[in-house]
RNA sequence: GGAGCGGCUCGGAGAGUCGCUCUCGCGAGCUCGCUCGCGAGGGAGGAAAGUCCGAGCACCACAGGGCAGGGUGCCAGGUAACGCCUGGUGGGGGUGACCCCGAGGACAGUGCCACAGAGAGCAGACUGCCGAGCCGGCGCCCUCUGGGGCGUCCGCUCGGUGAGGGUGAAAGGGUGAGGUAAGAGCUCACCGGGCCGACGGUAACGCCGGUCGCAUGGCAAACCCCACCUGGUGCAAGACGAAAUAGGGAAGCGUCGAGGGUUGCCCGCCCGAGCUUCCGGGUAGCGUCGCUCGAGGUUCACGGUGACGUGGAUCCCAGAGGAAUGACUCUCACCCGCGUCUGGCGACGGCCGCGGGAACAGAACUCGGCUUAUGAGCUCUCCGACC
RNA sequence: AGGCACGUAGCUCAGCGGUAGAGCACUACCUUGACACGGUAGGGGUCGGCGGUUCAAUCCCGCCCGUGCCUA
Numbered sequence: 001g002g003a004g005c006g007g008c009u010c011g012g013a014g015a016g017u018c019g020c021u022c023u024c025g026c027g028a029g030c031u032c033g034c035u036c037g038c039g040a041g042g043g044a045g046g047a048a049a050g051u052c053c054g055a056g057c058a059c060c061a062c063a064g065g066g067c068a069g070g071g072u073g074c075c076a077g078g079u080a081a082c083g084c085c086u087g088g089u090g091g092g093g094g095u096g097a098c099c100c101c102g103a104g105g106a107c108a109g110u111g112c113c114a115c116a117g118a119g120a121g122c123a124g125a126c127u128g129c130c131g132a133g134c135c136g137g138c139g140c141c142c143u144c145u146g147g148g149g150c151g152u153c154c155g156c157u158c159g160g161u162g163a164g165g166g167u168g169a170a171a172g173g174g175u176g177a178g179g180u181a182a183g184a185g186c187u188c189a190c191c192g193g194g195c196c197g198a199c200g201g202u203a204a205c206g207c208c209g210g211u212c213g214c215a216u217g218g219c220a221a222a223c224c225c226c227a228c229c230u231g232g233u234g235c236a237a238g239a240c241g242a243a244a245u246a247g248g249g250a251a252g253c254g255u256c257g258a259g260g261g262u263u264g265c266c267c268g269c270c271c272g273a274g275c276u277u278c279c280g281g282g283u284a285g286c287g288u289c290g291c292u293c294g295a296g297g298u299u300c301a302c303g304g305u306g307a308c309g310u311g312g313a314u315c316c317c318a319g320a321g322g323a324a325u326g327a328c329u330c331u332c333a334c335c336c337g338c339g340u341c342u343g344g345c346g347a348c349g350g351c352c353g354c355g356g357g358a359a360c361a362g363a364a365c366u367c368g369g370c371u372u373a374u375g376a377g378c379u380c381u382c383c384g385a386c387c
Numbered sequence: 388a389g390g391c392a393c394g395u396a397g398c399u400c401a402g403c404g405g406u407a408g409a410g411c412a413c414u415a416c417c418u419u420g421a422c423a424c425g426g427u428a429g430g431g432g433u434c435g436g437c438g439g440u441u442c443a444a445u446c447c448c449g450c451c452c453g454u455g456c457c458u459a
Stems, first nucleotide, its partner, number of pairs: 001383004006379005012332007020043011045360001049371002052369005057234004064267004069230005074088005089103001090101004104225002109223002111219003126165002128161007136153007173191006192214001193212005199206002238289004248279006259271004296315008334357006341350003388458007397411004405442001413429005435451005
């Protein structure tokens, strides 16, 4: 100097002026709960985003039973909880820093495996190899001249084979040797695999020994099985207040329980004397609370490899409601460019001055995560060059 | 704010593991004096994007992007 889907951290700091908004205090005005003035204090983020998970909170029954549905899926731990996080195991990727894994079960069952290929699931014989038989051709030999025998080639039939060729993503372990008519775990050695036992580890698992020639491929982000978790709806939840409540007419059903509430369905539970349809009407589509003190922030000590936990000290830190959090100036810090001076043999660096730059993005009940968007810095690894 | 569905040819839609189709539209030819209708043939696809599972993904799973609908 280049490269890196390597790791980690931060998301500028301070001051002033003019505004916006909320709270508190004081004062004034009036239509008496609003307006104005002054003063003090607070005022976006690491993602406030996507709404993908998990909770708090609220209502429905205290969240109950069954079915269906949904989710998770190596082990241990953390946590209020999680599909998150930490540490490990196994597997995979990278030269490396390091990263990734939805990693239960395919002898419970069902299903799928297109095309190609002989055969795609307790498979198969196209070619090839080997054996036997038969017809024919050629050569040699024997002969009683009718024929016979041997060898070889081609073809056909029957059988063996699952090694080679070929197809495919995948062909019933792999490599080598022996063996055989040719072959084959047929046999042996090594590797891989199943089972059993011992040892280490909380466990996943590892390692060692023995045994079995190996006895049935893949897909479960296909249905499914197993284990565990799971009630529904979401602050437009919900509570209070204001206003209105209006009754009437017609038909049907109903205390022999109609009807309504709760869930996807059934049961159960709760309310229960009215309910449904039609005709024709009334009032409101507003205010307040929920609404920010919380599994809270900062810091110190201790325990733990770590996530995190325990204890102490300290702080109060947006609550707006069509929606405030803005604009300008200065200083410092960061990055880039240019210039002067300067250190060093050099790679390279330092002081000063001038100019420029600073991304993604805006709370709407609140937290814990994940994911996505994005700027800068630190550190690590690899490669190359130079001193 | 909360909840839900859908993106496939220019348009409207099928297809839901195995080489992507239909109708209308478009192009060329036939037909006609010419146009329309009709007939024959043809072209046109990052299946919204990026990853993952699988031998194989429009389809299954995850994350983004876009569009539409519902709730006071």

Predicted 3D model of RNase P RNA and transfer RNA as a complex of 459 nucleotides. The coordinates come from a structure-prediction model, not an experiment, and the mean pLDDT is 76. Rfam match: Bacterial RNase P class A. By type it is a ribozyme.